[in-house]
Molecule: THF (Tetrahydrofolate) riboswitch aptamer
RNA sequence: AACAGAGUAGAAAACCGUGCGUUAAGUGCCGCGCCGAACGGAGAGUUGUCGGGCGGACGAAAAGCGAAUUGGCUUCAAUUGCGCUUGCGGUGCGGUUUUCGCAUCUCGCUGUA
Repeated sequence: AACAGAGUAGAAAACCGUGCGUUAAGUGCCGCGCCGAACGGAGAGUUGUCGGGCGGACGAAAAGCGAAUUGGCUUCAAUUGCGCUUGCGGUGCGGUUUUCGCAUCUCGCUGUA
């Protein structure tokens, strides 16, 4: 010199735990001469990634039991951002496992040695 490989932030899924919403927030979708952040061990770094802001379009699953209050007046009715349980939401956060994983460039590391 050559070939091969390892390793990050992070992402996704499943499971577990714990919340939030169910009087609709959140999630998902589209846009922007907007703001910010991160991007293998080192340096650089995008038209890519993530978060925020603003604007736009769309959009939902509740049920049972109980409590309290009111009306009626003896066991019925109505009401409540009330409690519990079971659901529901392309729901938040944390944990475990699995899978994927430097846009790219240079150097470094390991193996062939």